Bacterial RNase P class A from uncultured Mariniblastus sp., 352 nucleotides, folded computationally. RNAcentral holds the sequence, with entries from MGnify. It matches the Rfam family "Bacterial RNase P class A". The family's RNA type in Rfam is ribozyme. Gene Ontology terms of the family: ribonuclease P activity, tRNA processing and dimeric ribonuclease P complex. NCBI's taxonomy places the organism under Bacteria, Pseudomonadati, Planctomycetota, Planctomycetia, Mariniblastus. Its mean pLDDT, the model's own confidence on a scale to 100, is 79.
[in-house]
RNA sequence: GUUGAUCGGGCGAUCGCUGGUGCUUAUGCGCGAGAGGAAAGUCCGGGCUCCACAGGACAGGAUGGUCGGUAACGCCGACCGGUCGCGAGAUCAGGGACAGUGCCACAGAGAGUAGACCGCCGAAUUUCGACUCGUCGAAAUGGCAAGGGUGAAAGGGUAGGGUAAGAGCCUACCAGUGAAUAAGGUGACUUAUUCAGCUAGGUAAACCCCAUUCGGAGCAAGGCCAAGCAGAAAGGAGCGGCGGUCCGUCGCAAUGACUUUCGGGUAGGCUGCUGGAGCCGUACAGCAAUGUACGGCCUAGAUAAAUGAUCGUCGCACGCGAUGCGUGAACAAAACCCGGCUUAUGAUCAAC
Repeated sequence: GUUGAUCGGGCGAUCGCUGGUGCUUAUGCGCGAGAGGAAAGUCCGGGCUCCACAGGACAGGAUGGUCGGUAACGCCGACCGGUCGCGAGAUCAGGGACAGUGCCACAGAGAGUAGACCGCCGAAUUUCGACUCGUCGAAAUGGCAAGGGUGAAAGGGUAGGGUAAGAGCCUACCAGUGAAUAAGGUGACUUAUUCAGCUAGGUAAACCCCAUUCGGAGCAAGGCCAAGCAGAAAGGAGCGGCGGUCCGUCGCAAUGACUUUCGGGUAGGCUGCUGGAGCCGUACAGCAAUGUACGGCCUAGAUAAAUGAUCGUCGCACGCGAUGCGUGAACAAAACCCGGCUUAUGAUCAAC
């Protein structure tokens, strides 16, 4: 340097807090339990609950190598391929760019069935000039893409042939692509041989195409009980306060007091609520993710929200004047429950 694993201080005492439970029951006493690896972000996937749903099509979202794992996944494992690294290893949104469309800044002649700025040529056609009269020179129409130049990227590379000059134009070798055959592998794919001058720009987390897949909302889901106020129905002449009774008095009352019943349902309460794809150990299967079998264990359920503080001791790290003394200990905290991912964070160990 790389990768992985483990832990997230232990024990005791005192004073508190939140549930449970036993005895008493105004309450008090006893016993026992009480945050995390991320409880976080709420980014994926499920369980559970309610709503919706004949079937089909369109639109939209997500995913994208292969084979496995899983309740499921956008997660995990192993492998294949590309890229990066001297390496241990890391990383990839890793289907399609001969279905179509778009885009490629600046520079540059040209950014795509492209292009000619410098350059090379002057074989062919035409014009001009020279002369030794069929040659030479210059120019135009043009030919070329080897070399230079621009750029992230300019239609393979090297050598030879070829040519006026050149060019896969031709040949050999190398690289790539495509096709065929053979071998290996479940497969992605790999290896070998032969053939074809076939040499093709990039971009799809641009539109798009292909394949697979997806109903919505969430524990403030949902269920139950139910003050008060208002409402409905029936009865109804009395009802209530002044400490028990009578009288008295005050208040309300046919504009219906008061009583009973009913439905919906607010506050509030109960439930959902924690025993579960659970945790630990062993064995077996598998490279692994993971699965199976057996044994053991029960380990928070608050509601504005408890899980805290102090002291002692041991352990750890660091420092020092060193058989001791001193100092220090991160990120952060459940809220229906699980599986992942991502982010924050201290220490130790192992392998390479």